[in-house]
C1' cells in the first nucleotide's frame, strides 16, 4: 500500500427486504429464618455518513475501527 472478514442491550449470539429475539448479566416481585436454586414480570442494542425502495439489520457506496492474508 492491495485482497478478504467482522462490527447488534453490559456480555456472547440469532434474525428469506416486512413489529430487532434468546441466553447470561442487571432491576422488581413470588417463595425461603437469610444467601443461593426455582418461577413471574420489566428495561436495554443495529459502528457513522449517504443511496436504492412503499419498507434496511440485510441491498449499494464513503468513512471509522479491528482481525487475517500478500508485499
Nucleotide at each position: 500500500u492491495g485482497g478478504g472478514g467482522c462490527a447488534u442491550c453490559g456480555u456472547c449470539c440469532a434474525a428469506u427486504g416486512g413489529c430487532a429475539g434468546g441466553a447470561c448479566a442487571g432491576c422488581g416481585g413470588u417463595u425461603u429464618u437469610u444467601g443461593g436454586u426455582a418461577c413471574c414480570g420489566c428495561g436495554a442494542a443495529u459502528g457513522a455518513g449517504g443511496g436504492u425502495u412503499c419498507g434496511a439489520u440485510u441491498c449499494c457506496u464513503u468513512c471509522u475501527g479491528c482481525c487475517c492474508c500478500a508485499g